[in-house]
Context: one part of a larger RNA
RNA sequence: GCCAACGAGUUAAUUUGUGCUGCUUGCUUAAGCCGUUAUAAGCGGCGAAGGCGCAGCGAAAGCGAGUCUUAAAAGGGCGUUCGUAGUACAAAUUAGACCCGAAGCCAGGUGAUCUUACCACGGACAGGGUGAAUUCCGGCGAAAGCCGGGAGGAGGCCCGAACCCAUUAGCCGUGCAAAACUAUGGGAUGAUCUGUGGUAUGGAGUGAAAAGCUCAUCGAACUUGGUAAUAGCUGGUUCUCUCCGAAAUAGCUUUAGGGCUAGCGUCCGUUUUACCUUCCGGGGGUAGAGCACUGGAUGAUUCGCACAGGGAGAAAUCUCGGCAAAUCAAUCAAACUCCGAAUACCGGAAGUCAUUGACGGGCAGUCAGACCGUGGGGGCUAAGCUUCACUGGUCAAAAGGGGAACAGCCCGAAUCUCAAUCUAAGGUCCCUAAAUUUUCGCUAAGUGCGCUUAAGGAAGUGGAAUUUCUCUGACAGCGAGGAGGUUGGCUUAGAAGCAGCCAUCCUUUAAAGAGUGCGUAACAGCUCACUCGUCAAGAGGUUCCGCGCCGCAAAUAAUCGGGGCUAAGCGAAAUACCGAAGGUGAGGGAGCAAGCUUUGCUUGCUCGGUAGGAGAGUAUUCGCAUCCGCAGUGAAGUACACGCCGCGAGGCGGUAUGGAGCGUUGCGAAGUAAGAAUGUUGGC
Numbered sequence: 001g002c003c004a005a006c007g008a009g010u011u012a013a014u015u016u017g018u019g020c021u022g023c024u025u026g027c028u029u030a031a032g033c034c035g036u037u038a039u040a041a042g043c044g045g046c047g048a049a050g051g052c053g054c055a056g057c058g059a060a061a062g063c064g065a066g067u068c069u070u071a072a073a074a075g076g077g078c079g080u081u082c083g084u085a086g087u088a089c090a091a092a093u094u095a096g097a098c099c100c101g102a103a104g105c106c107a108g109g110u111g112a113u114c115u116u117a118c119c120a121c122g123g124a125c126a127g128g129g130u131g132a133a134u135u136c137c138g139g140c141g142a143a144a145g146c147c148g149g150g151a152g153g154a155g156g157c158c159c160g161a162a163c164c165c166a167u168u169a170g171c172c173g174u175g176c177a178a179a180a181c182u183a184u185g186g187g188a189u190g191a192u193c194u195g196u197g198g199u200a201u202g203g204a205g206u207g208a209a210a211a212g213c214u215c216a217u218c219g220a221a222c223u224u225g226g227u228a229a230u231a232g233c234u235g236g237u238u239c240u241c242u243c244c245g246a247a248a249u250a251g252c253u254u255u256a257g258g259g260c261u262a263g264c265g266u267c268c269g270u271u272u273u274a275c276c277u278u279c280c281g282g283g284g285g286u287a288g289a290g291c292a293c294u295g296g297a298u299g300a301u302u303c304g305c306a307c308a309g310g311g312a313g314a315a316a317u318c319u320c321g322g323c324a325a326a327u328c329a330a331u332c333a334a335a336c337u338c339c340g341a342a343u344a345c346c347g348g349a350a351g352u353c354a355u356u357g358a359c360g361g362g363c364a365g366u367c368a369g370a371c372c373g374u375g376g377g378g379g380c381u382a383a384g385c386u387u388c389a390c391u392g393g394u395c396a397a398a399a400g401g402g403g404a405a406c407a408g409c410c411c412g413a414a415u416c417u418c419a420a421u422c423u424a425a426g427g428u429c430c431c432u433a434a435a436u437u438u439u440c441g442c443u444a445a446g447u448g449c450g451c452u453u454a455a456g457g458a459a460g461u462g463g464a465a466u467u468u469c470u471c472u473g474a475c476a477g478c479g480a481g482g483a484g485g486u487u488g489g490c491u492u493a494g495a496a497g498c499a500g501c502c503a504u505c506c507u508u509u510a511a512a513g514a515g516u517g518c519g520u521a522a523c524a525g526c527u528c529a530c531u532c533g534u535c536a537a538g539a540g541g542u543u544c545c546g547c548g549c550c551g552c553a554a555a556u557a558a559u560c561g562g563g564g565c566u567a568a569g570c571g572a573a574a575u576a577c578c579g580a581a582g583g584u585g586a587g588g589g590a591g592c593a594a595g596c597u598u599u600g601c602u603u604g605c606u607c608g609g610u611a612g613g614a615g616a617g618u619a620u621u622c623g624c625a626u627c628c629g630c631a632g633u634g635a636a637g638u639a640c641a642c643g644c645c646g647c648g649a650g651g652c653g654g655u656a657u658g659g660a661g662c663g664u665u666g667c668g669a670a671g672u673a674a675g676a677a678u679g680u681u682g683g684c
Base pairs, nucleotide, nucleotide: 001684002683003682004681005680006679011095012094013093014092015091016090017089018088019087020086021085022084023083026052027051028050032046033045034044035043036042056063057062066078067077068076069075098236099235101233105226106225107224108223109222110221116200117199118198119197120196121195122194123193124192125190127159128158129157130155134151135150136149137148138147139146140145163187164186165185168183169182170181202218204214205213206212239617240616241615242614243613244612249262250261251260252259253258263366264365265363266362267361268360269359270358271357274356276351277350278349279348280347281346282345288339289337290336294333295332296331298329299328300327301326302325304323305322309320310319311318312317369395370394371393372392373390374389375388376387377386378385400411401410402409415588416587417586418585420584421583422582426578427577428576429563430562431561435575437574438573439572440571441570442569448565449564456550457549460547461546462545463544464543465542466541467540468539469538477534478533479532480531481530483507484506485505488502489501490500513528517526518525589607590606591605592604593603594602595601596600618673620670621669622668623667624666625665627663629662630661637657638656639655640654642653643652644651645650
């Protein structure tokens, strides 16, 4: 892991509600006793003690269909009959109370054969090294003593086996082993190691102290009991079909992942249009708007103030500023309003006549919500962020089609069947159902073809508007001219159109600036403005709009879903088709309501569904009755891609196996249904 068996709302008392039954001239007995019987169970009788009901109000005295409050015959509060016993079901309370699950707490015992410490009696420590005290001999010395040599053999001394330990690494890690093995390492005459026996224990022992150790168990051992401890927590909780169908909110809570009440669901009863839609009538101060108030901020003007500012001046004073007010102009505001909607809300009327609404009662579940849209707060007008509102939408509890894929987006609500048909969103070149459809434009960037991309830059390209020049010849190109006074004056070493300052005239002209740029030391030189000729028809400026370009760098060639496409891209218009569990068509089933020719038929509406409520059934075991039931001419059980019936749980039959009991119908009673609980036991 699989298979089989076992495995979870029970029982008692009490209370409440609903259904049924008895009595209602109110109902009912409890313990106990008597009879019957087999000293049982059961049944019958006795037994009003008691209970509920028949009157309430008040703290009470008390009064009484009233009473209390109070001065009150005023108001107000509570009242002015809902019978009772049994039984079935449902829920609650008390009990282990649907089942399994703690860590723990307390009490009584058992443990020091492991280990810690201690006591008694024993045992063990190869070999090598170092060489303390003491002492002998010799020398020296007055002596104390010193020096040298020998003997000696001390030490929590040194090296290193046994023995004890466990530093580092490897190995092992379903091991050889619930701590080993290999190498390396520490101690090894000592606070050493060790044998046997003994002593000390659970809030206690023992501890060279690590909360270590006290039999693989220790921040309180093990074992039995209290005990089915408790668990607002996790997991699990077994057959079918039908109808309806939530919530993730508010208030309170040592409360926040729990609860109680309300809200929202369901069922029963009562009420009977109260719901909803339209119309009419209301109040408002939001959106917007505005500046009339309260405030904010900008510009201009006027006037005033301060003499602490900067500058000029000898000073008077001038000028640049500073502050405040008023006026004008243009503005801003959740805590501004001279104004002011749409919605929403309240009232009335009409319509609609239902599975709506309201009220009373039984039973719940829900109190972690998610995203999307809109209006706000927080945040960065960040977040698949957070917090409110719209009792907005969807999901949750909703499948189907679209969106490549994708709970919350778009379309649309699946009772069942159909190789019928029409559509929605979205699509129609191929993958892939349907247009390589029609018309007019745009794009050349593979831009684009369903996420999204800025400021800024640019004779990309299309369109629109406006304006200037133009056959009296524009614009571009080409051929020419572009002169004289004059090198204008000043400045300057120089300044000649062209460093700079001032002025910027006149003449000749078709035209030519006291000069547009390059250039020179300064000149020179080139060029432009301007003019003529040639050529021949449009040329230039500005603004707005459409689609493109650059800006634009990341990890598979790595993506428009892909192929690929110049439309199969973008904009505008048109027609056709495809496309869903939607609509329609054909047929079947169920629920509710109404009607009727009433045990069925017709008509209308309805039948997605988690938590949950309500209803109807299937199956298992046992009991009573029943079928004068079945059965060796084969019961139960087992097997079968077998037949029929039932929406289904299932039922009836068939065949094989099996070899002795079993069923039908009605009612009753439950150890009553298994796939899950790291479920329990057995097997593989």
A computed fold for a 684-nucleotide part of an RNA from Candidatus Paceibacter sp., annotated as large-subunit ribosomal RNA, domain II. The organism belongs to Candidatus Paceibacter, within Bacteria. Its Rfam family is "Bacterial large subunit ribosomal RNA". Rfam links the family to the GO terms ribosome and structural constituent of ribosome. Its mean pLDDT, the model's own confidence on a scale to 100, is 83.